[in-house]
RNA sequence: AUUAAAGGUUUCUAGGGUUCCGACUUUGGGAAAGGCCCCGGAGUGUCUGGUCCGAGAGAAACCGGCUGCCCCCAAGAUUUUCAUCCUUGGCGAUCGGCAGCCACACGGCGGGAAAAAAGCCCGGGAGGU
Numbered sequence: 001a002u003u004a005a006a007g008g009u010u011u012c013u014a015g016g017g018u019u020c021c022g023a024c025u026u027u028g029g030g031a032a033a034g035g036c037c038c039c040g041g042a043g044u045g046u047c048u049g050g051u052c053c054g055a056g057a058g059a060a061a062c063c064g065g066c067u068g069c070c071c072c073c074a075a076g077a078u079u080u081u082c083a084u085c086c087u088u089g090g091c092g093a094u095c096g097g098c099a100g101c102c103a104c105a106c107g108g109c110g111g112g113a114a115a116a117a118a119g120c121c122c123g124g125g126a127g128g129u
Base pairs, nucleotide, nucleotide: 007063008062009061010060011059012058015053016052020050021049022047023044024043025042026041027040028039029038030037064102065101066100067099068098069097070096072090073089074088075087076086104124106127110122111121112120
């Protein structure tokens, strides 16, 4: 912006870095021949990892929303009558039930974050078709 409505949360994933843990390198001390081990310091994410962050255009679940119908009553039509079916109306609000729908979506640079970075936020932005 459109649409009847086009929503929210949670969990997870793609992805992300390095606060903490771990790993590795190095160093001081303890023990000590050395290695291993214990307690500290420094460094490395071009360290697979645990914690952590995490999608508008990824997944799932729950909630929510929209539309239609049913459930009630009245009148009419039909009928001997009843019922069914059909039409019109109602405050049919609220509540209840059922079904369907909740679409489409190419996208920078740059900036933000008390760990840092990112498909996170600015942002369904700028721009493009």